[in-house]
RNA sequence: AAACUGCAGCGGCAAACCCGUCGAAAGGCGGGGACGCAAAGCUUCCGGUCUAAGGGCCCUACGGCCUACGACAGCGGGGUUGCCAGU
Repeated sequence: AAACUGCAGCGGCAAACCCGUCGAAAGGCGGGGACGCAAAGCUUCCGGUCUAAGGGCCCUACGGCCUACGACAGCGGGGUUGCCAGU
C1' cells in the first nucleotide's frame, strides 16, 4: 500500500416527533431531539417507492384515472472517498 472482517477505542451521523421556513404535494432547509447506522459520507447510472402543480382522458357536476421535467442516498444495486483495530 491492498484485500477481508468489525471486538475495542477516539469520534461521526441523526429516525420519529416538536418549532420555524420553502414547496401544489412528496419532500427540503435551520433549531431542538435520538430510532438507529461501520460508510445513515458523497453521487440518481440501474431498479424500486412517494407526490401530481402542469398536461392528457373521463364526468352534467362533484370529482375520478394516467403521467415526472418533482422527490426519497435512512429502499436495494452500482460508482467514488474515508477513521481506527484485527487478520
A computed fold for an 87-nucleotide RNA from a Gammaproteobacteria bacterium, annotated as c-di-GMP-I riboswitch aptamer. The source organism's lineage runs through Bacteria, Pseudomonadati, Pseudomonadota and Gammaproteobacteria. It was read from a public genome assembly, where an Rfam model found it. Rfam family: c-di-GMP-I riboswitch aptamer. Gene Ontology term of the family: cyclic-di-GMP binding. The family is grouped with related families in Rfam's "c-di-GMP_I riboswitch clan".